[in-house]
Molecule: transfer RNA
Organism: Heterodermia speciosa
RNA sequence: AGCAGCAUGGCGCAGCGGAAGCGCGCCGGGCUCAUAACCCGGAGGACUCAGGAUCGAAACCUGAUGCUGCUA
Numbered sequence: 001a002g003c004a005g006c007a008u009g010g011c012g013c014a015g016c017g018g019a020a021g022c023g024c025g026c027c028g029g030g031c032u033c034a035u036a037a038c039c040c041g042g043a044g045g046a047c048u049c050a051g052g053a054u055c056g057a058a059a060c061c062u063g064a065u066g067c068u069g070c071u072a
Stems, first nucleotide, its partner, number of pairs: 001071007010024004018055001026042005048064005
C1' cells in the first nucleotide's frame, strides 16, 4: 500500500427495513442458621463517527476512525 472481516449495555454475543434482545455480571427481594445454588423483580445501550437513500435504519449506500487477518 491492496483486499477481507469486525465495531451493539460492565463483559461475551444475537438481531438483514417497522426501531434492541439473550447469557454472565450488577442492584433489590424470596428461600436458608448462613453462604452457594435456585426463584422473582429492577437498573443499565440514542447500536464507532459523519453524510445520503427511505414514510421509517443497528440493518441499505458513501466516506472517515479503530481493531484483527491475508497479500505485497